[in-house]
RNA sequence: CAAGCGGGCCGAACGGUCGCGGCGCGGCUUCGGCCCCGUCGAGGAAAGUCCGGGCUCCACAGGGCAGGACGCUUCGUAACGCGAAGGCGGCGCAAGCCGACGGAAAGUGGAACAGAAAAUACACAGCCCGCUCAGGCGGGCAACGGUGAAAAGGUGCGGUAAGAGCGCACCAGCGUCGUGGCGACACGGCGGCUCUCCAAACCCCGUCCGGAGCAAGUCCAAAUAGGGAACCCAUGACGUGGCCCGCGUCGGUUCCGGGUAGGACGCUCGAGGCGCAUGGCGACAUGCGUCCCAGAUGAAUGGCCGUUCAAGGGCGCGAAAGCGCCCCGGACAGAACCCGGCUUACAGGCCCGCUUGCCGC
Numbered sequence: 001c002a003a004g005c006g007g008g009c010c011g012a013a014c015g016g017u018c019g020c021g022g023c024g025c026g027g028c029u030u031c032g033g034c035c036c037c038g039u040c041g042a043g044g045a046a047a048g049u050c051c052g053g054g055c056u057c058c059a060c061a062g063g064g065c066a067g068g069a070c071g072c073u074u075c076g077u078a079a080c081g082c083g084a085a086g087g088c089g090g091c092g093c094a095a096g097c098c099g100a101c102g103g104a105a106a107g108u109g110g111a112a113c114a115g116a117a118a119a120u121a122c123a124c125a126g127c128c129c130g131c132u133c134a135g136g137c138g139g140g141c142a143a144c145g146g147u148g149a150a151a152a153g154g155u156g157c158g159g160u161a162a163g164a165g166c167g168c169a170c171c172a173g174c175g176u177c178g179u180g181g182c183g184a185c186a187c188g189g190c191g192g193c194u195c196u197c198c199a200a201a202c203c204c205c206g207u208c209c210g211g212a213g214c215a216a217g218u219c220c221a222a223a224u225a226g227g228g229a230a231c232c233c234a235u236g237a238c239g240u241g242g243c244c245c246g247c248g249u250c251g252g253u254u255c256c257g258g259g260u261a262g263g264a265c266g267c268u269c270g271a272g273g274c275g276c277a278u279g280g281c282g283a284c285a286u287g288c289g290u291c292c293c294a295g296a297u298g299a300a301u302g303g304c305c306g307u308u309c310a311a312g313g314g315c316g317c318g319a320a321a322g323c324g325c326c327c328c329g330g331a332c333a334g335a336a337c338c339c340g341g342c343u344u345a346c347a348g349g350c351c352c353g354c355u356u357g358c359c360g361c
Stems, first nucleotide, its partner, number of pairs: 001357010012308007020041005026035003043332001047343002050341005055213004067209005072086005087101001088099004102204002107202002109198003124145001126141006153171006172194001174191007217265004227256006236250005272291008309330001312327006
C1' cells in the first nucleotide's frame, strides 16, 4: 500500500429570534387562568412488541394431567429463548465466521425419482462350478459395473473355483478400562466384528412455565336519573278487602351509599448514569466518589435567519494528490409504567486491535 476480519464510538455544531411541555421563585387575578425570571426537555435504536423480569390485581394446600417453550458444557444474571468462556461439527490460507448441537440399540411411521434392491436385504448386467447340442438349466457369489441424498463398514495383503471380516494390518464406528479435564470432551490400551438416513415426523428423556396487564390498580367526586333510611304531610288519595288493623304506591325535608363526567395518585431515584480502584481470561461482581437525566394525556421536545462541518453536483487551476468558486442540502426514526435482552431500519464519518499478500529499510 492492497484485500479482508473483529470491536468500540459519533450520527451535525455554534449564535440570534419566535413559540411549546414539566418544575421552582415572584407578581396579577373575575380563582378559570395570565405574566416575568431561572432550570430541565427523545433514541441508538424511543421501532417490532419477539423473549425475560420488576410492579399491580385476580386465582392458588401440595402434587399430577393436558398444553407450550427450550435442548453440547461450565459460568454470569433478578431472570431469560440473553451474554461470556470453552467442547464438537462445518466453512475460510488466515484473522475469524456459522450451527434447533439430547435420544434412531424404547415404540410407531416415512425414505419421491432413479435403481435389481431403501432395511424383513436384494441379484439387472456380471464372475465361478456342474450338466447340456449352440439356446438354456441347476448351484455358488456380492469383489467389479450401473442408480441414488443415502447401497449393508473403508483401504491393502492373504485366501478362494469365484468370492466373502473368512483371516490379518491400519482407519472409522460401537463397547469397555485407564489417564487428563469441574464438565462438554480429548488421548491411549483392550475386545468382539459392524449397527443406513429422517425427531424443523409422531414420540421418548430432561429443564422451565398459574392468568391478565398502567385502559394494571387506588383515592376524591358534581349535575341529572334511580336506590336506601329517618321524619313530616290534606291522618289525604288509590290498590288489596265485606269492614277495621296492616301492607304497597303517590308528595315534601334531611341524611347515607353505589356510580358517570371530571380531577388526583400510580409516574419516574432506578437490578440508574459516569469516573476510579479491586477480583475475574471474560460476561460480570464488589467498594468508594460523583451526578439527577422528559413525564405529556389531543398528547410538548418545533419553525425561521446567519456562520460553519461532512456528503452530492457543476466550473476553473493542476501531472497527480489536491486547491478555489457557485449551487444544493442532512440517514433511520420519534418517548407514554419501568428495566435487561434479541431482532429489524440507518446518509455519512471517526478510532482501536488483528490476518494475508506485495514493496522498501